[in-house]
A computed fold for a 474-nucleotide part of an RNA from an uncultured bacterium, annotated as small-subunit ribosomal RNA, 3' major domain.
Context: one part of a larger RNA
RNA sequence: UGACGGGGACCCGCACAAGCGGUGGAUGAUGUGGAUUAAUUCGAUGCAACGCGAACAACCUUACCUACCCUUGACAUGUCGCAAAGCCUGCCGAGAGGCGGGUGUGCCCGAAAGGGAAUGCGAACACAGGUGCUGCAUGGCUGUCGUCAGCUCGUGUCGUGAGAUGUUGGGUUAAGUCCCGCAACGAGCGCAACCCUUGUCCCUAGUUGCUACGCAAGGGCACUCUAGGGAGACUGCCGGUGACAAACCGGAGGAAGGUGGGGAUGACGUCAAGUCCUCAUGGCCCUUAUGGGUAGGGCUUCACACGUCAUACAAUGGCCGGUACAGAGGGUCGCCAACCCGCGGGGGGGAGCCAAUCCUUUAUAAAGCCGGUCGUAGUCCGGAUUGCAGUCUGCAACUCGACUGCAUGAAGUCGGAAUCGCUAGUAAUCGCGGAUCAGCAUGUCGCGGUGAUACAAAUCCCGGUCGUUGCACA
Numbered sequence: 001u002g003a004c005g006g007g008g009a010c011c012c013g014c015a016c017a018a019g020c021g022g023u024g025g026a027u028g029a030u031g032u033g034g035a036u037u038a039a040u041u042c043g044a045u046g047c048a049a050c051g052c053g054a055a056c057a058a059c060c061u062u063a064c065c066u067a068c069c070c071u072u073g074a075c076a077u078g079u080c081g082c083a084a085a086g087c088c089u090g091c092c093g094a095g096a097g098g099c100g101g102g103u104g105u106g107c108c109c110g111a112a113a114g115g116g117a118a119u120g121c122g123a124a125c126a127c128a129g130g131u132g133c134u135g136c137a138u139g140g141c142u143g144u145c146g147u148c149a150g151c152u153c154g155u156g157u158c159g160u161g162a163g164a165u166g167u168u169g170g171g172u173u174a175a176g177u178c179c180c181g182c183a184a185c186g187a188g189c190g191c192a193a194c195c196c197u198u199g200u201c202c203c204u205a206g207u208u209g210c211u212a213c214g215c216a217a218g219g220g221c222a223c224u225c226u227a228g229g230g231a232g233a234c235u236g237c238c239g240g241u242g243a244c245a246a247a248c249c250g251g252a253g254g255a256a257g258g259u260g261g262g263g264a265u266g267a268c269g270u271c272a273a274g275u276c277c278u279c280a281u282g283g284c285c286c287u288u289a290u291g292g293g294u295a296g297g298g299c300u301u302c303a304c305a306c307g308u309c310a311u312a313c314a315a316u317g318g319c320c321g322g323u324a325c326a327g328a329g330g331g332u333c334g335c336c337a338a339c340c341c342g343c344g345g346g347g348g349g350g351a352g353c354c355a356a357u358c359c360u361u362u363a364u365a366a367a368g369c370c371g372g373u374c375g376u377a378g379u380c381c382g383g384a385u386u387g388c389a390g391u392c393u394g395c396a397a398c399u400c401g402a403c404u405g406c407a408u409g410a411a412g413u414c415g416g417a418a419u420c421g422c423u424a425g426u427a428a429u430c431g432c433g434g435a436u437c438a439g440c441a442u443g444u445c446g447c448g449g450u451g452a453u454a455c456a457a458a459u460c461c462c463g464g465u466c467g468u469u470g471c472a473c474a
Base pairs, nucleotide, nucleotide: 001474002473004470005469007468011464012463013462019422020421021420022419023418026311027310028309029308030307031306032305033304034302035301042053043052064297065296066295067294068293069292070291073127077126078125079123080122081121082120083119086103087102088101089100090099091098092097107116108115109114129286130285132284133283134282138280139279140275141274142273143271145269150189151188152187153186154185155184156165157164158163169180170179171178195263196262197261198260200231201230202229203228204227205226206225209221210220211219213218234257237251238250239249240248241247313415317374318373319372320371321370322369323368329360330359331358334353335352339348340347341346381412386407387406388405389404390403391402392401428450429449430448431447432446433445434444
């Protein structure tokens, strides 16, 4: 100087407390451990691994296993030889491939011979290739402490020196934020602001949007909205407290008030944290195989254990009928209307749309509201499981897809010790959309609807900041 303390002091955080809803019990989905297996590819492992890499494992993916094949190789450059390339086709084979048959000539230079470019085949060798090892050789990227308020430097001063000072102190702040003081004076990376979005108003513009007009055609751009510009919030004003400061408390006006809400943004560093399987790369290793191709299988197994979720156990509910209101997205190998068929999944159909126009999606968002029924029961709750019959995608749904109808109706009556999230348009609850994608979503990323309880207090638990103290640690 740090680190540490079951030392003390100050402060902060859904850290506790106060509450709301969960998890831990059930069934299912998914990931992991373990076990199994020819293989169940690999990685991730306290917080910070475990719906994680994977924004989609039937084949492919695919890296694993088995079998069958190839050896200058699926891919690159170079040398030599032959042939244009290409197209059609037979037999064997699970296929990769093996053995053949037929057809066929272009472009450039050149009169021709021939040469050249591109491509194919063959040969030999340099080499290719490796998701093989090492993340403890690395780059890059990422997680975490933590959006915590810190981390440093120049000059000066002090100290023999390591170092100190500045950065400590008194206030204050979300903040090393600002003020005051001070052997310090300044500066940098962080904080804040500048950026995006949302909330109010004004201006400009007005189709595909809107409608004070109209049956429509049309008219209009006021309103909604769209998308460009601007205004607005700065402790600016008033009162109080304070050290005459910074600031804090209250108030006015205002759509908004003291960083208005949300996002992006992550200092010096820590964990030899993660990744050699995104990519790049040193070293090592394989080279008729640890490379390459194909078919089938596996990654989907299952006594069990854990994590994360979905659905429930019901009456604030289930079912039936009627009825209302979104936002944000996506669409040409696509979205697919009307209409017809089907109980339905879906099929037929073909209008419109490269989309503020058409479709998804308008006949409907769902929870909601109105009416009816059920009457506390393993039920008109719950939907697992299983049988049968189907639909769709796709060469192909056996291993191993999603969905529909009929039948079947399991566990489950609110969950031990323990444990998680959340401070406002939040929690909870309700539906909608996107990416991935042929198909497949209870995951994930977004969107809106309804919309709370509790808290201003500090004792304890956890984590952190600052200074202080002890120290057998560095």